The RNA shown here (small-subunit ribosomal RNA) has 1449 nucleotides and comes from an uncultured bacterium.
């Protein structure tokens, strides 16, 4: 990189929102979600004089007008909350055993008579609130009789009914009709009680719950059924279909969203419930157990003369208080509606209206035209120009809105005999004139997802972020511009809810390795379940009618505000649930059958099926006893042990435990766990075959229930070997392990417990269908034999390979992971966790059952290409052997490093740096250091001025020079001069310079693997797909070199060849050399070698193995020739080059002098010379090739002991020099094994030569000095033939040279290779794999340090719901008693008590998660170095180790 599984995160609607920034207008809505906390003031429920008496006022009077008081209605409506309530609620569909003021409709009454009270007058108490005594009054108040159809009650009666008791009433105005009141009765709107169904959140870490519980009698009690209540009686009722108990909530129409099915929510408005400071209660009434009633307990708050009293804003407004947050202490009854009234009208914080809040929807406007190849400004820019942008300006136009001035509504219907009269909204909408572009644009965004990018700045800092991530000097991601995108009076961001999420999957997923099949089986409930016929209509399907308020949602036709938003008429539509007709395929029920599933009977059969008892031989240990002599034994080596008291070895004989070789199989068996010496006994399932029975009896299974390897427990035996723990002994940095030597528990046996494993097939279970081939095991039949084997069918089991098809791959594949059907378990992201708390079991050890807090953006599976692997296989290389010779010791050159230092310039650092860059640092080089100068510069270009000749040379003074000062010489082109060029100086202006950073911005060059054979394409195939095939196999080769085969054919870059040198031979030509030729030579051209011939090997070819010829033979030797890449490999100091950095008289530029790159306790690479006789020394005489030379080479000759000097032929080179051109070799001589005639370092003295200059710091020569050193420790390097090795000669850079290095030539010339086991590297295939920055990887645990969460804790605190006791107001009921009484039942509060549950908190312990670079180890991934995991026990700093059993991942 890919498929896949899975999370996460965005992008879309909403919303009583709330916060940032901004802000013109208008219409419709909407606004205290939190503290059902407290609450100042004001208003929100009154009204009747036509019920009533009576104070007061006007009025002559009549009579009006106010008022407190009785009485009457209402105050149970309307209006607020949502606190409680999981059902005495709600919804929806029934029901009735009942009420019912006020209204409708009907029938009937409305007849007499009386007592009292407040006001009211007079006293009394008290601070008030109020309380009391006296007298006297009215009524639509209240009592009595009367009347009675109605009610109730009794008697008769089937019953219709009769017959007796009982029980009503009020009146006002009005002249009168009459009106409204009254009383009873029946009806009727309508409202309201009480009742059953049905639907209604989480949670089983609540599974048992009830005594008025559940039922029945009898009474009581209600408007009314009922344990509502009481008294006896019965012992019932509920409950996995989820009681009981917890926690959360008002419910409903309805609202967001969503294709839908769903999920969330219940704000505004409608309905229904429930509350009014917490709690109890009753009273009045048609309705309360009553929000502005009353009484009492509590809290609280206020007033007080302390004695007592008084209050309830969850009505409207409005204040405190919590809070992210939610408005005026408004105006009016004008409309609507409500109460009261006969009515006028009062009253109404209902209601209508203004007020505030961009809170929401909705609709307007901030202007329109026209206007440059395009103004300024800002901004990038390749420096040409691009954007902003017709945008502005500038003209022209028009007023929506604004602002002024004028006109001005609908909303008015009623009421009133009649006149009259009614608008809060509001001087509001609306119209009309006028004036002027005037008064009005901003939010978030630009990496990707997901519309829209550039530059400045900053440099893992500031800082951003939904998420994945940006920021470490070139940030489209962070700030800020300028552009651009998106919305707009609004933009965002937070929170909350659907959605996208088929991511809880009805519609719609899944478990064989990704999470997820229960260890296994029996079974209960429950699910689902063969064939036929009947019936019957629960499910189903249809029709119809009711119902589901309204409003709302959808939709039609319409209507009203300018449109919309809003609001409105009048219909339709989806869907629920109740009755009702019918329809019978399917399913359900009932009733009958039938046989194929399924079960018996009969016969036959194979099994390590299970228990119980015997029972054998083999090892094996121990005694004993006989031979034996010195060891054994053990392991990579060893060592502990054992053994002369006689071990081991051998041989006999006794005894003991535990396991059963060979049979043995992929095999049998069983539900699984297992399960094997054999014999016997008892017992369980299974097969096969035709026949008979029963006749769906069937599958599946939550709960239970039973068996469940190994470890472990608990008691008692038993212990031969094995072996945790534990000793000792070795490994090792350690070694609490691997490895040894002992070794207890265990293992064995009986009982009882445990209940777990990688209990696997990581694959529940039952049935049916879908091609085979094949190997085995049982049984049967058939054909055949004399019989058996064999061979064909059926059946049933175990296994391979595979069709189709399924699967993300892998892989399953009639023994499904294929097609179906059915029932059971189970999973829903990784960690935290299979953990905590609770609960159930268990002696325990644990076992089942199971979270969240928190934190992560992933974990994860298959498969794919590389890397890696102390994996395998097969090739190759001086990679190892086999040889040679060296380095690693010493001494000296030389280079790093470190150290010094003013400075020791800089770069290079396993390999692939360190005799590299440097093929030439004394000065220069020269980049560094100190000092002394210069500033448009030491070199370049162009521009403006001005001077003139500069310029050169020389002098002269200063200086360390650089340089500055002065002087002198010396002169030019076009020209007649001027003007002008050109050249130079001088000022100035663009600019130069820069060996200054960055090789991790670059280019160019180059190392490296490796001259190793490999690298890659197109086309077609395979695959979902990364990808693969080719290129893999076989043979062959130095080779991806060639050749068969093969879904693969071809091709490109590499390999070979082509080039160049050499090796033979041949032709030409030829300076040189020679006296000449010819040949050697040189050049220059060709020829030759190609497995071309021969014989053998492989099936064939490639090709190979031998052999001929041949100067050479299988690439004849060498060389240039280096594929895709790889090391962010080297080089910004070779060049060139982006970006940043110096540059203003204290430069990172330029110049000069002097020093430094050469420093020296000390490591380290590369080299030279050595240690010596295969030698040194001294003679004397052989034999080469490359090369270079005019600023050179330099002969000859003569000086000099020698470097070398003088000298100068000659050569621009086959001619002439260097250079007689070598040396080792060779002959002779000496030397004799020594620190030497070895080695020459190092010193001293003289000299030579280059060069301004040899002190730091050259080279050489000659005399002298003679150091360390006698073959090198661990360890390493180079070679395979003209090679090594050992001589020696040139060249390049250069004035000289620290030349031993580099880069060539040539002379002499070897050993050895059986072979790939092991090291190294490299190629190919294959294999594992948790790696891919790729093993210099990845990771695990403790332990230290910081944080955070939650569990436990000694305790502390605090709340909720109960229970038992004790006390117990108020009322209600009752009792006793005539009083301001008292007592009883029953109760709320409050008090003891002891447990339940929920929170805060809480010293400690103990774990878990995070956190850039901490210790300690190395557990895991590869045979991860002892495979590795699972259960189990033991033990250890710590990952872990070790012992049983068991998987293979």
């Nucleotide at each position: 990189a890919u498929c896949c599984u899975g999370g996460u995160c965005c992008a879309g609607g909403a919303u009583g929102a709330a916060c940032g920034c901004u802000g013109g207008c208008g219409g419709c809505g909407u606004g205290g979600a939190u503290a059902a906390g407290g609450c100042a003031u004001g208003c929100a429920a009154g009204u009747c004089g036509u019920a009533c008496g009576g104070a007061c006022c006007c009025g002559c009077a009549a009579g009006g007008g106010u008022c407190a008081g009785u009485g009457g209605c209402a105050g149970a409506c309307g209006a607020g909350u949502u606190a409680g309530u999981a059902a005495u609620a709600c919804g929806c569909a029934g029901a009735u055993a009942c009420a019912a003021g006020c209204c409708u409709c009907g029938a009937a009454g409305c007849g007499g008579g009386g007592u009292a009270u407040a006001g009211c007058u007079g006293g009394u108490c008290g601070a008030a609130a109020g309380a009391u005594c006296a007298g006297g009054u009215a009524a639509u108040c209240c009592c009595c009789c009367a009347u009675a159809g109605u009610a109730u009650c009794g008697u008769c009666g089937c019953a219709a009914g009769a017959c007796g008791a009982u029980u009503a009433a009020a009146g006002u105005c009005g002249u009168a009709a009459g009106a409204c009141a009254c009383u009873u009765c029946g009806a009727g709107a309508u409202u309201g009680g009480u009742c059953u169904g049905u639907g209604u959140c989480c949670u089983a870490u609540c599974a048992g719950c009830u005594a008025g519980u559940u039922g029945g009698u009898a009474g009581g009690g209600u408007a009314a059924a009922g344990g509502c209540c009481u008294a006896c009686c019965a012992a019932g009722g509920c409950u996995a279909u989820g009681a009981c108990g917890g926690g959360u909530a008002g419910g409903g129409g309805g609202a967001a969203u969503g294709a839908g099915a769903g999920u969330u929510c219940g704000u505004c408005c409608c309905c229904c419930a429930a509350c009014g400071g917490g709690g109890a209660a009753a009273c009045u009434g048609a309705g309360a157990c009553a929000c502005g009633g009353u009484u009492c307990c509590c809290a609280c708050u206020c007033c007080u003369a302390c004695g007592g009293g008084a209050g309830g804003c969850a009505g409207c407004a409005g204040u405190c208080g919590a809070g992210a947050a939610u408005a005026u202490u408004g105006g009016u009854c004008a409309a609507u509606g409500a109460g009261g009234g006969a009515a006028a009208c009062c009253u109404u914080g209902a209601a209508c209206c203004a007020g505030c809040g961009a809170c929401g929807c909705c609709g307007c406007g901030u202007g329109c035209u026209u206007g440059a190849a395009g103004a300024a400004g800002c901004u990038c820019u390749u420096c040409g120009g691009g954007g902003u942008g017709u945008a502005a300006a500038a003209a022209g136009c028009u007023u929506u809105u604004g602002c002024g001035c004028g006109a001005g509504a609908u909303g008015a219907a009623g009421u009133u005999u009649u006149u009259a009269u009614u608008g809060a909204c509001a001087g509001u909408a609306u119209c009309g004139c006028g004036c002027g572009a005037a008064u009005a644009a901003g939010g978030g965004g630009g990496u990707g997802c997901a519309a829209a990018u550039u530059c400045u700045g900053u440099g893992c800092c500031a800082g951003c972020a939904g998420c994945c991530g940006c920021g470490g000097u070139a940030a489209u991601a962070c700030a800020g511009a300028a552009c651009c995108c998106c919305c707009a009076a609004g933009c965002g961001u937070u929170a909350u809810c659907c959605g996208g999420a088929u991511u809880u999957a009805u519609u719609g997923g899944g478990c064989g390795u990704a999470a997820a099949g229960g260890g296994u089986c029996c079974g209960u409930a429950g699910g689902c379940g063969g064939u036929u016929u009947a019936g019957u209509a629960a499910g189903u399907c249809u029709g119809a009618u009711g119902u589901u308020a309204a409003a709302g949602u959808c939709u039609u036709u319409g209507g009203g505000c300018u449109u919309a938003a809003c609001c409105u008429a009048a219909g339709g539509a989806a869907g629920g649930c109740a009755u009702u007709g019918g329809a019978u395929a399917c399913u359900g029920c009932u009733a009958a059958a039938c046989u194929u599933g399924a079960g018996g009977g009969c016969g036959c059969u194979a099994g390590g099926g299970g228990c119980u008892g015997a029972u054998g031989g083999a090892a094996c240990c121990g005694a004993c006893g006989g031979u034996g002599u010195a060891g054994g034994g053990g392991u990579g080596a060893a060592a502990u042990c054992c053994g002369u008291u006689g071990a081991u070895a051998u041989c006999g004989u006794c005894g003991g435990g535990a396991a059963c070789a060979c049979c043995a199989a992929a095999a049998g068996c069983g539900a699984a766990g297992g399960c094997a010496u054999u014999c016997a006994g008892c017992u369980g399932g299974g097969g096969c075959g035709g026949c008979c029975c029963u006749g769906a009896c069937g599958c599946u299974g939550a709960a239970g229930g039973a068996c469940g390897a190994a470890a472990g427990u608990g008691u008692g035996g038993g212990u031969a070997g094995c072996a945790a723990a534990a000793a000792g002994g070795a490994u090792u940095a350690g070694a609490u392990a691997c490895c040894c030597u002992u070794g207890u528990a265990g293992u064995c046996c009986a009982c009882a417990c445990c209940c777990u494993a990688a209990a696997c097939a990581a694959u529940g279970g039952a049935c049916a269908c879908u091609g085979g081939c094949u190997a085995u095991c049982u049984g049967a039949a058939g054909u055949g034999u004399c019989g058996a084997c064999c061979c064909u069918u059926c059946a049933g089991g175990u296994g391979g390979c595979g069709a189709a098809g399924c699967u993300a791959a892998c892989g399953c594949g009639u023994u499904a992971a294929g097609u179906g059907u059915c029932c059971c378990g189970c999973c829903u992201g990784g960690g935290a966790a299979g953990u905590a708390c609770g609960g159930c079991c268990g002696c325990a050890a644990g076992g089942c059952u199971a979270a969240a807090a928190c934190u992560c953006a992933a974990a994860g599976g298959a498969a794919u290409a590389g890397a890696c692997g102390g994996g395998g296989u097969c090739u190759c290389a001086c990679a190892c052997a086999a040889g040679c010779g060296g380095u690693g010791c010493a001494u000296c050159a030389u280079g790093u490093g470190g150290c010094u230092u003013a400075a020791u310039u800089c770069g290079a650092c396993a390999a692939c740096a360190a005799a590299c860059g440097a093929g030439g640092a004394a000065c220069c080089u020269u980049a560094c250091c100190a000092g002394g100068g210069c500033u448009u510069g030491a070199a370049a270009g162009g521009c403006u001025a001005g001077u003139g000749a500069a310029a050169u040379u020389c002098c002269u003074g200063a200086g360390a020079a650089a340089u500055c000062a002065g002087g002198a010489a010396c002169u030019a082109c076009c020209c007649a001069c001027a003007a002008g060029g050109a050249c130079a100086c001088u000022a100035g202006c663009c600019c130069a310079g820069g060996u200054g950073c960055u090789g991790c911005a670059u280019g160019g060059u180059u190392g490296u693997c490796g001259u190793c054979a490999g690298c890659a394409g197109g086309u077609g195939u395979c695959u979902u797909g990364a990808g693969a095939u080719g290129c893999u196999c076989c043979c062959u080769u130095a080779a991806a070199u060639g050749g068969g085969g093969a879904a693969a054919c071809c091709u490109g870059c590499g390999c070979a060849a082509c080039c160049c040198c050499u090796a033979u031979c041949c032709u030409g030509u030829g300076u040189u050399u020679u006296a000449u030729a010819u040949g050697u030579c040189a050049c220059a051209g060709g020829a030759g070698a190609c497995u071309g011939c021969c014989c053998g090997g492989a099936c064939a070819u490639a090709c190979u193995g031998g052999g001929a010829g041949g100067a050479a033979g299988g690439c004849g030797g060498g060389g240039a020739u280096g594929a895709c890449g790889c090391c962010a490999a080297a080089u910004c100091a070779g060049c060139a080059u982006g970006g940043c950095c110096c540059u203003u008289u204290g430069a990172u530029g330029c110049c000069c002098u002097g020093g430094g790159c050469u420093g020296c306790a000390c490591a380290c690479g590369u080299g030279a010379u050595u240690c010596a006789a295969u030698g040194g020394c001294c003679g004397g005489g052989a034999c080469a090739a490359u090369g270079a030379g005019u600023u050179g080479c330099a002969a000859a000759g003569c000086c000099g002991u020698a470097a070398g000097g003088c000298g100068a032929a000659g050569c621009u080179a086959a001619u002439c020099u260097c250079a007689u051109c070598a040396a080792a070799g060779c002959c002779g001589g000496u030397c004799u094994c020594a620190g030497u005639u070895c080695g020459g370092a190092u010193u001293g003295a003289g000299g030579u030569c280059u060069g301004c200059a040899a002190c730091u710091c050259g080279a050489c020569c000659u005399c002298a000095u003679g150091a360390a050193g006698c073959c090198g420790g661990a360890a390493u390097c180079g070679c395979u033939a003209g090679u090594a090795a050992u001589c020696g000669c040139c060249a390049a850079u250069c004035a000289g040279c620290u030349a031993u290095g580099u880069g060539g030539c040539g002379a002499u010339g070897a050993a050895u290779a059986u072979g790939u086991u092991c090291c190294u590297g490299a190629g190919a295939c294959u294999u594992g794999u948790a790696c891919u920055c790729a093993c210099c990887g990845c990771c695990c645990g403790u332990c230290a340090c910081g944080u955070c969460a939650a569990g436990c804790g000694a305790g502390c605190u605090g709340g909720g719901a109960a229970u038992g006791c004790c006390c117990g107001a108020a009322g209600c009921c009752u009792c006793c008693u005539u009083u301001u009484g008292g007592g009883g039942u029953c109760u709320a509060a409050g008090g003891c008590a002891g447990g339940c549950u929920c929170a805060g908190u809480g010293a400690g312990a103990g774990g878990g998660a995070c956190g850039a670079a901490g210790u300690c180890g190395u557990a895991a991934c590869a045979a991860g170095g002892c495979a590795u995991c699972c259960c189990u026990a033991g033990g250890g700093g710590a990952a872990c180790c070790u012992g049983g059993g068991g998987a293979u991942g």
Annotation
RNAcentral holds the sequence, with entries from SILVA.